[in-house]
Molecule: transfer RNA
Organism: uncultured bacterium
RNA sequence: GCCCAGAUGGCGGAAUUGGUAUACGCAGGAGACUUAAGAUCUCCCGUCGCAAGGCUUGUGGGUUCGAGUCCCACUCUGGGUA
Numbered sequence: 001g002c003c004c005a006g007a008u009g010g011c012g013g014a015a016u017u018g019g020u021a022u023a024c025g026c027a028g029g030a031g032a033c034u035u036a037a038g039a040u041c042u043c044c045c046g047u048c049g050c051a052a053g054g055c056u057u058g059u060g061g062g063u064u065c066g067a068g069u070c071c072c073a074c075u076c077u078g079g080g081u082a
Stems, first nucleotide, its partner, number of pairs: 001081007010026003019065001028044005046055003058074005
């Protein structure tokens, strides 16, 4: 150089044929229980905003009523190849 796979909340990791982005788990916070702690149970946990609401799937474009998913370019990571 060429070919293949991948990049999603703090971390791991789902998302079916394009149709509610972040299910589920871990970590964290609050509460219940306990003399106290652990375990267990309940709730919360991307970002901006007082709120309504807006934004967000590596970056930038495109297609579409609608994109994590399809197309193009680029960046990065892993593998293959002479």